RNAcentral holds the sequence, with entries from ENA. A computed fold for a 73-nucleotide RNA from a Flavobacteriaceae bacterium, annotated as transfer RNA.
RNA sequence: GAGUUUAUAGUUUAAUCGGUAAAACAUACCGCUCAUAACGGUAAGUAUGUAGGUUCAAGUCCUAUUAAUCUCA
Numbered sequence: 001g002a003g004u005u006u007a008u009a010g011u012u013u014a015a016u017c018g019g020u021a022a023a024a025c026a027u028a029c030c031g032c033u034c035a036u037a038a039c040g041g042u043a044a045g046u047a048u049g050u051a052g053g054u055u056c057a058a059g060u061c062c063u064a065u066u067a068a069u070c071u072c073a
Stems, first nucleotide, its partner, number of pairs: 001072003005068003010025004019056001027043005049065005
C1' cells in the first nucleotide's frame, strides 16, 4: 500500500424480507432470613464506532472514515 472480518446498555449476546431495539448477568430498591448468601419481586437503563446518502421508515442497504483482528505485498 491492497483486501477480509468485527464494532449494539457496565459485561456477554439477540434482533427473519428494512417496520415499536430484546434478554441474561451486573447495579439500585423491596420481600424472605437472627444475619449474610441464595431465592422471589420491582425499577432505572444517555446502548447500534463516527459522518453523510437512499427510503414513508435504516442496527440492517450504499459511500467515506475510525479502531481492533487477520491475509497478501

Rfam family: tRNA. It is annotated as a transfer RNA. About the family: Transfer RNA (tRNA) molecules are approximately 80 nucleotides in length.